Model confidence (mean pLDDT): 87 of 100. c-di-GMP-I-UAU riboswitch aptamer from Desulfuromonas sp., 75 nucleotides, folded computationally. The sequence was found by an Rfam model in a public genome assembly.

RNA sequence: UAUUGAAAGAGCAAACUCAGGGCAACCUGGGGACGCAAAGCCACGGAUCCCAAUGGGAUGGCCGGGUUGCCGAGG
Numbered sequence: 001u002a003u004u005g006a007a008a009g010a011g012c013a014a015a016c017u018c019a020g021g022g023c024a025a026c027c028u029g030g031g032g033a034c035g036c037a038a039a040g041c042c043a044c045g046g047a048u049c050c051c052a053a054u055g056g057g058a059u060g061g062c063c064g065g066g067u068u069g070c071c072g073a074g075g
Base pairs, nucleotide, nucleotide: 003075004074011036012035016031017030018029019028020027021026034061040067041066042065044064045063046062047059048058049057050056051055
C1' cells in the first nucleotide's frame, strides 16, 4: 500500500399492520423485525413491475457501476 473484517459503540428496517398520497407499480409517517459491513445516496446499464402505453413512471433490501461514511484486533 492492497485486501479481509474479530471486538466495542452506534445505525438501517423485510413481511405484516394502521393512517395518508397515487389509476397503479409504489411512496410517506407510526407500529413491527426477516435480515443487512454500507440494507447510506445516485435510475447510468441490465432485470423486474405499473400505466392516461408512439411514451411516461416505479424498484437501489434484484444485479452491475459510481460516490460518501463509524470502529480497527488479527490474518